Transfer RNA from Dissulfurispira thermophila, 76 nucleotides, folded computationally.
The source organism's lineage runs through Bacteria, Thermodesulfovibrionia, Thermodesulfovibrionales, Dissulfurispiraceae and Dissulfurispira.
The RNAcentral record of the sequence draws on ENA.
Its Rfam family is "tRNA".

RNA sequence: UCGGGGCGUGGCUCAGCCUGGUAGAGCGUUCGGUUCGGGACCGAAAGGUCGGAGGUUCAAAUCCUCUCGCCCCGAU
Numbered sequence: 001u002c003g004g005g006g007c008g009u010g011g012c013u014c015a016g017c018c019u020g021g022u023a024g025a026g027c028g029u030u031c032g033g034u035u036c037g038g039g040a041c042c043g044a045a046a047g048g049u050c051g052g053a054g055g056u057u058c059a060a061a062u063c064c065u066c067u068c069g070c071c072c073c074g075a076u
Stems, first nucleotide, its partner, number of pairs: 001075008011027004021058001029045005051067005
């Protein structure tokens, strides 16, 4: 450099993708309760528009194309 495969989704780790219906969990953070205070526990809230672009569709994280990054395998 070329070919093939996997992964990319809140701050972190992941689910959801096959079967399109408008994004969730745990941890973390913030607030409140509890406590003398803290931890633990309980309740609530904020936080992503799904690596990027284009296409199909009434509707795309999900389907199609191109592309970027990381990892693995093979060839040179």